[in-house]
């Protein structure tokens, strides 16, 4: 690093730096010298891990599982549904393809725990 499990259509600003690319990849399409990506600084969003309280379960507790909360601490994140598509299945409008939406799945990505 492989692996396993959960989420991804919602949130979230200023200040200083540097200087040419940046959105992972590839096709699109966008951000960028009106300084972007990126690092500092303060500052917000969020609710994985962390907690309370309440139902479930159990003889009872525990642990599990859901559900409103909290946010100190450990991540994360603060442009566009993971920007959009990329494989596979469906469903439409005309009898068939094609193109085109639309929907569902998986792929593959990003986080978080666990695991190593």
């Nucleotide at each position: 690093a492989u692996c396993u499990c959960a989420u991804c259509c919602a949130g979230a600003g200023g200040g200083g730096g540097c200087g040419a690319g940046g959105g992972a990849c590839c096709g699109g399409c966008c951000c960028g010298u009106u300084g972007a990506c990126c690092c500092c600084c303060c500052g917000g969003c969020a609710a994985c891990c962390u907690u309370c309280c309440g139902a479930c379960u159990c003889g009872a507790g525990c642990c599990g599982u859901c559900g409103u909360g909290a946010a100190c601490g450990g991540u994360g994140c603060c442009a566009a549904u993971u920007c959009c598509g990329g494989c596979a299945g469906g469903u439409g409008g005309c009898g068939c393809c094609a193109a085109c939406a639309c929907c569902u799945g998986a792929a593959a990505g990003a986080u978080g725990a666990g695991g190593g």

The RNA shown here (SAM riboswitch aptamer (S box leader)) has 116 nucleotides and comes from a Caldilineales bacterium. The source organism's lineage runs through Bacteria, Bacillati, Chloroflexota, Caldilineae and Caldilineales. Rfam family: SAM riboswitch aptamer (S box leader). From the family's description: The SAM riboswitch is found upstream of a number of genes which code for proteins involved in methionine or cysteine biosynthesis in Gram-positive bacteria.